[in-house]
RNA sequence: GUCCUCCAAGCUCAUGUGGAAGAGCGCUCGGUUGAAGCCCGAGAGGUUGCCGGUUCGAACCCGGCGGUGGACA
Numbered sequence: 001g002u003c004c005u006c007c008a009a010g011c012u013c014a015u016g017u018g019g020a021a022g023a024g025c026g027c028u029c030g031g032u033u034g035a036a037g038c039c040c041g042a043g044a045g046g047u048u049g050c051c052g053g054u055u056c057g058a059a060c061c062c063g064g065c066g067g068u069g070g071a072c073a
Stems, first nucleotide, its partner, number of pairs: 001072004006067002010025004019056001027043005049065005
């Protein structure tokens, strides 16, 4: 330098290639306990890497940029 993969909650990852976002763990509060842990219940937390485009509508399609991992030079 060229090509490919991936980028979504604090972490690990779902979201049948367009109808608008969820789980587990963690965190907070409550219950339980003498107190913790385990367990049970509730809750907070995301403009889906950034900028643009297409569309009535984009996490999803297109372009550019950035980052991650890899292949070839």
This is a predicted structure of a 73-nucleotide RNA (transfer RNA) from Microbacterium maritypicum MF109. It matches the Rfam family "tRNA". Rfam classes the family as a transfer RNA. From the family's description: Transfer RNA (tRNA) molecules are approximately 80 nucleotides in length. The RNAcentral record of the sequence draws on ENA and Rfam. Its mean pLDDT, the model's own confidence on a scale to 100, is 84. The source organism's lineage runs through Bacteria, Bacillati, Actinomycetota, Microbacterium and Microbacterium maritypicum.